[in-house]
Molecule: transfer RNA
Organism: Bacillales bacterium UBA1709
RNA sequence: GCCGGCUUAGCUCAGCUGGUAGAGCAAUUGCUUCGUAAGCAAGAGGUCAUUGGUUCAAAUCCAAUAGCCGGCA
Numbered sequence: 001g002c003c004g005g006c007u008u009a010g011c012u013c014a015g016c017u018g019g020u021a022g023a024g025c026a027a028u029u030g031c032u033u034c035g036u037a038a039g040c041a042a043g044a045g046g047u048c049a050u051u052g053g054u055u056c057a058a059a060u061c062c063a064a065u066a067g068c069c070g071g072c073a
Stems, first nucleotide, its partner, number of pairs: 001072007010025004019056001028042004049065005
């Protein structure tokens, strides 16, 4: 230099064919206990890497950029 993949909650990851963004764990609060752990319940937590484009509507499609991983040279 060229090619491909990945980027979504604090962490690990779903989200299929464009139509209200989710799970587990963690953390928080409450219940339980003399107290802790465990258990149970509840709510919270998101610029879907960034910018632009297509569309009535984009995490999803297209382009560029950035980071990470791999391959070729």